[in-house]
RNA sequence: UUCGUUUCGCAAGCGCCAGGCCUGACGGACCGGGUGUCAGGUGACGAGGAGAGGGCCCAUCGAAAGACUCGGCGGAUGGUCCUCCGGCCCACCGGGGUCGACACGGCGGCACGCAAAACCUGCGGGCGACCACAGGAGACAAGAGGCCGCCGGACCGGUGU
Numbered sequence: 001u002u003c004g005u006u007u008c009g010c011a012a013g014c015g016c017c018a019g020g021c022c023u024g025a026c027g028g029a030c031c032g033g034g035u036g037u038c039a040g041g042u043g044a045c046g047a048g049g050a051g052a053g054g055g056c057c058c059a060u061c062g063a064a065a066g067a068c069u070c071g072g073c074g075g076a077u078g079g080u081c082c083u084c085c086g087g088c089c090c091a092c093c094g095g096g097g098u099c100g101a102c103a104c105g106g107c108g109g110c111a112c113g114c115a116a117a118a119c120c121u122g123c124g125g126g127c128g129a130c131c132a133c134a135g136g137a138g139a140c141a142a143g144a145g146g147c148c149g150c151c152g153g154a155c156c157g158g159u160g161u
Base pairs, nucleotide, nucleotide: 014074015073016072017071019070020042021041022040023039024038025037026036027035045062046061047060051084052083053082054081055080056079057078085100086099087098088097089096090160091159092158093157094156095155104152105151106150107149108148109147110146119136120135121134122133124131125130
């Protein structure tokens, strides 16, 4: 360097840490505080979310807390625009519109939407800051989709029926 085998990891409300905050040891003295160095800790709780590519944009929703879920970096299934692909608009072709394999849209209502953490209990690791694990109780909202109601759309040319 190449090939093979084994193990671990391969995340997307996700990962990370140069700030802040916190801990330990050391400096060097009686104690304390401050400060420095080194080593650490903390730094968002889940729900929902994907046709492909590209551009742009502090990328949806609630829960908890009320002291940091602060501050920041990267990413991202979000939104929007363009192109392509695909569905629908009687069939085919062309155009146009609309949507995304649950493939018309808007508004209102209803049901569904079994959350996790915080909290309580137990237990384990760490000198410590702190970090797991198990159980318990009570709770969410939104988008999409479902049902009901109202409104809008369901087009143009050619051919066919």